[in-house]
RNA sequence: UUCGACAAUGGCAAACCCAAGGCAACUUGGGGACGCAAAGCCACCGGUCGUACAUGGACAGCCGGGUUGCCGAAG
Numbered sequence: 001u002u003c004g005a006c007a008a009u010g011g012c013a014a015a016c017c018c019a020a021g022g023c024a025a026c027u028u029g030g031g032g033a034c035g036c037a038a039a040g041c042c043a044c045c046g047g048u049c050g051u052a053c054a055u056g057g058a059c060a061g062c063c064g065g066g067u068u069g070c071c072g073a074a075g
Stems, first nucleotide, its partner, number of pairs: 002075001003072002011036002016031006034061001040067003044064001046062001047059003
């Protein structure tokens, strides 16, 4: 630098429920855990969703890519 353990410290939080925002997709806070070695961040590529067409938007836990980070077994 890669890589990802029947290791260790921890971290995040699906569905669903409540409240709020938004036309909506969805988002934020709280509860809650299906799971995740980047389930941290970025809308560059593809894709899906949405639109009052104002062609503004949403999804990074859909794929690819970029970038940063904890640990150190085996290779």
c-di-GMP-I-GGC riboswitch aptamer from a Desulfuromonadaceae bacterium, 75 nucleotides, folded computationally.